[in-house]
RNA sequence: CUCAUCAAGAGGGACUGAGGGAACGGCCCGACGACGUCCCGGCAACCGCCACGAACCUCCCGUGGGAGACCACCACGGACGUGGAGACGGUGCCAAAUCCGGCCCGCGGCGAGAUCCGCCUCGGGGCAGAUGAG
Repeated sequence: CUCAUCAAGAGGGACUGAGGGAACGGCCCGACGACGUCCCGGCAACCGCCACGAACCUCCCGUGGGAGACCACCACGGACGUGGAGACGGUGCCAAAUCCGGCCCGCGGCGAGAUCCGCCUCGGGGCAGAUGAG
């Protein structure tokens, strides 16, 4: 930099001692000891592993073999999809939706409220971030 995912899941002990939840606003966690470090335990998102699968204008892609013109195969590997197992394969994770929000769009509601404006709920997208794969 690219792509995918982010409402699921999973905590005890020891040490330390004041902030922490990335920044800001909110709202939370925290001397009944948070955050952090270490030990042990756990979870199962991605890759890896196992099984199965479809497509179409050529028969998914590549290699090799084979076959075809309305029906299309075989082996190995790959990609994609679905399902599965484990956790002593590699990462990761174990308060709260990525805790929520901001920027844009839309439905609805409230305000005297048709327009405009403000606020609120919900939905979609975006920004930022995290994790994995490349």
A computed fold for a 134-nucleotide RNA from uncultured Nocardioides sp., annotated as SAM riboswitch aptamer (S box leader). It matches the Rfam family "SAM riboswitch aptamer (S box leader)". Rfam describes the family as follows. The SAM riboswitch is found upstream of a number of genes which code for proteins involved in methionine or cysteine biosynthesis in Gram-positive bacteria. The coordinates come from a structure-prediction model, not an experiment, and the mean pLDDT is 76.